[in-house]
Molecule: THF (Tetrahydrofolate) riboswitch aptamer
Organism: uncultured Tetragenococcus sp.
RNA sequence: CAGAGUAGGAAACAAAGCGUUAAGUGCCAGAAGGAUGGGAUGUUGUCUUUUGGACGAAGGAGGAAAUCCGCGGUUUUGUUUUCGCAUUCGCUG
Numbered sequence: 001c002a003g004a005g006u007a008g009g010a011a012a013c014a015a016a017g018c019g020u021u022a023a024g025u026g027c028c029a030g031a032a033g034g035a036u037g038g039g040a041u042g043u044u045g046u047c048u049u050u051u052g053g054a055c056g057a058a059g060g061a062g063g064a065a066a067u068c069c070g071c072g073g074u075u076u077u078g079u080u081u082u083c084g085c086a087u088u089c090g091c092u093g
Stems, first nucleotide, its partner, number of pairs: 001093003008083010018072003027053008038089005059069003
């Protein structure tokens, strides 16, 4: 001098669920907490929980139940792809 490496985010696909009697997702405000390259420090940011507020939806087939087809900026898990630390020490060349 150059480079690698995290937590985490996003997308696609698959599976299993939840809702469709509207929860969830997304938006705004508050509170608490967590994580953040291998070590140390740490802010913006980020994530989780929680409180309040505004907004707000796609149902259908079936005699019925079962079941099935849908719908939801739906949840979780898995796989793949992609994005991915400021300072300093360390690591590789």